Two RNAs folded together computationally: RNase P RNA and transfer RNA, 439 nucleotides in total. Its mean pLDDT, the model's own confidence on a scale to 100, is 75. Rfam match: Bacterial RNase P class A. About the family: Ribonuclease P (RNase P) is a ubiquitous endoribonuclease, found in archaea, bacteria and eukarya as well as chloroplasts and mitochondria. Rfam classes the family as a ribozyme.
RNA sequence: ACAGCAACUCGUUCUGUCGCUGUUUUUUGGCAACAAAAGACAGAGGAAAGUCUGGACAACAAAGAGCACCAUACUUCCUAACGGGAAGGAUUCGUUGAAAAGCGAAUACAGAGAGUGCCACAGAAAAUAACCGCCGAAAGGUAAGGGUGAAAAUGUGAGGUAAGAGCUCACACUGCUGGUAGGUAACUAUUAGUGGGGGUAAACCUUAUGGGUUGAAAGACCAUGUAAACCGAGGCUUGAGGGCUGCUCGUCCAAUCUCGGAGGGUAGGUUGAUAUAGAUAUUUAGUGAUAAAUAUCAUAGAUAAAUGACAGAAAUUCUGCCAACGCAGAAUACAGAAUCCGGCUUAUAGAGUUGCUGUUUUU
RNA sequence: GCCAUCUUAGCUCAGCAGGUAGAGCAACGCAUUCGUAACGCGUAGGUCUGGAGUUCGAACCUCCAAGAUGGCUCCA
Repeated sequence: ACAGCAACUCGUUCUGUCGCUGUUUUUUGGCAACAAAAGACAGAGGAAAGUCUGGACAACAAAGAGCACCAUACUUCCUAACGGGAAGGAUUCGUUGAAAAGCGAAUACAGAGAGUGCCACAGAAAAUAACCGCCGAAAGGUAAGGGUGAAAAUGUGAGGUAAGAGCUCACACUGCUGGUAGGUAACUAUUAGUGGGGGUAAACCUUAUGGGUUGAAAGACCAUGUAAACCGAGGCUUGAGGGCUGCUCGUCCAAUCUCGGAGGGUAGGUUGAUAUAGAUAUUUAGUGAUAAAUAUCAUAGAUAAAUGACAGAAAUUCUGCCAACGCAGAAUACAGAAUCCGGCUUAUAGAGUUGCUGUUUUU
Repeated sequence: GCCAUCUUAGCUCAGCAGGUAGAGCAACGCAUUCGUAACGCGUAGGUCUGGAGUUCGAACCUCCAAGAUGGCUCCA
């Protein structure tokens, strides 16, 4: 210098003209609300997206009980909270290495000795074991042999037996209980005792923990206007029905009542709603996520929905011409706030920084 | 803005507690007919919206993405 991978950051700029939305000043009109004109200032994002998650906030029955349902699942920590993040442990895979071990990546990483279910085809057999075979006079015993499969009753060796078998023993794998050493812990090393043997829980399920439901179309206030009529069903204290929460119970309300049908009216405004778990920098604490202190900075607020269009210049990239300077042409992504924050995921032209790996050149 | 459901052959749909993907219509060929249609016989056509994972094995189970459809606004 080039290429690849990973993490992080930025993600077009300026000027002029004409518009759009909001705030504010002045003038004019108006009793006022307010309207018009002129001026000034401000006006999308890193994901505003998907709506996958956690909260704030709000309403609802005493947000009560039980069941159901849903979610989570190694440890410690961070945080308002989380299914997010940090650090670590274990397992698996890849790679280097003779080995020990190192490096990197991934992990929905509780339980298959609580129970139920399922395991196609092939195969004798897919989990009480039957068949062939073996042993035996027979009754019967028998998982050593059958080579198919993703998976075959844990593997090797010895004993044992009529033949065999974890039937017994040793070693190896593994669960539980305990001791010692290290660690906050998961866990690791070692040791003692005891037990088990196919897989599947992103099958039902069990264990532990957590979750009340509904979402700003929540909710509050003001204005406008109507049909307290009509039809059907039910009910009036032995109580229908309802109270935004699946079922039951309990509880509260309940008689100009409740449900349904067909209609009537309105088609507006204010608020919620934009200053906060804010951002940046420095210092301190911590391995880190992050926390604390100090300083500085920060005005989108639309409502069928504003943030745009045109012209010129600049910047970057690509292509063509050229020895070079340069000239010409093209392109500049993904995408558009809708109550607000934390995260995750996905999309993204191009540019930059850092680290690692490889190749080449120079010193 | 919030919520729910769906995506399988050219079209309309089955397949649901995982085990080689089907039906009707349409298409093509044969047969029939003087010819066409219908009837009859046969054939082809699918990586089950895309990607990743769990599993021996995925249309089906889980996660991510894309697309389509439907519902929810005030008053008495």